This is a predicted structure of a 75-nucleotide RNA (transfer RNA) from a Bacilli bacterium. Its Rfam family is "tRNA". By type it is a transfer RNA. NCBI's taxonomy places the organism under Bacteria, Bacillati, Bacillota, Bacilli.
RNA sequence: GGGUGUUUAGCUCAGUGGGAGAGCGCUUCCUUCACACGGAAGAGGUCGAGGGUUCGAAACCCCCAACACCCACCA
Numbered sequence: 001g002g003g004u005g006u007u008u009a010g011c012u013c014a015g016u017g018g019g020a021g022a023g024c025g026c027u028u029c030c031u032u033c034a035c036a037c038g039g040a041a042g043a044g045g046u047c048g049a050g051g052g053u054u055c056g057a058a059a060c061c062c063c064c065a066a067c068a069c070c071c072a073c074c075a
Stems, first nucleotide, its partner, number of pairs: 001071007010024004018055001026042005048064001050062003
């Protein structure tokens, strides 16, 4: 330098055009003498940045960035 993949909640991930979600974690309450387990409720997101297409974008297109891998070049 070329190519491929990934980027969504604190963590691991799903969601391929019309509601942003799950598990774990966190908070409060119930339960217990207390803790754990269990049960109920809740908080937490400008979906990596910018632009475009569309009535409508996490998703499609362009560009940039970060990370991982492969190839090439130099030595």